[in-house]
RNA sequence: GCCAACGUAGCUCAAUCUGGCAGAGCAUUGGUUUUGUAAACCAAAGGUUGGGGGUUCGAUUCCUCCCGUUGGCU
Numbered sequence: 001g002c003c004a005a006c007g008u009a010g011c012u013c014a015a016u017c018u019g020g021c022a023g024a025g026c027a028u029u030g031g032u033u034u035u036g037u038a039a040a041c042c043a044a045a046g047g048u049u050g051g052g053g054g055u056u057c058g059a060u061u062c063c064u065c066c067c068g069u070u071g072g073c074u
Base pairs, nucleotide, nucleotide: 001073002072003071004070005069006068007067010026011025012024013023020057028044029043030042031041032040050066051065052064053063054062
């Protein structure tokens, strides 16, 4: 230099293919329970979906450019 995949909550990952309210587990916080802690159960909070632009009534999803990570080729 060329090609491909990936980037979503603090962490690990869904949802994308087929555009239509952004979710789960763990962790965090509060509560119930306990003499107390842990465990268990209930609830809450936590997201500019890597960034810019475009298409669309509507974009995490489609198109484009850039950034980052990983792999392959030279």

About this RNA
Predicted 3D model of a 74-nucleotide RNA (transfer RNA) from a Candidatus Aenigmatarchaeota archaeon. The source organism's lineage runs through Archaea, Nanobdellati and Candidatus Aenigmatarchaeota. The RNAcentral record of the sequence draws on ENA. It matches the Rfam family "tRNA". Gene Ontology term of the family: triplet codon-amino acid adaptor activity. From the family's description: Transfer RNA (tRNA) molecules are approximately 80 nucleotides in length. It is annotated as a transfer RNA.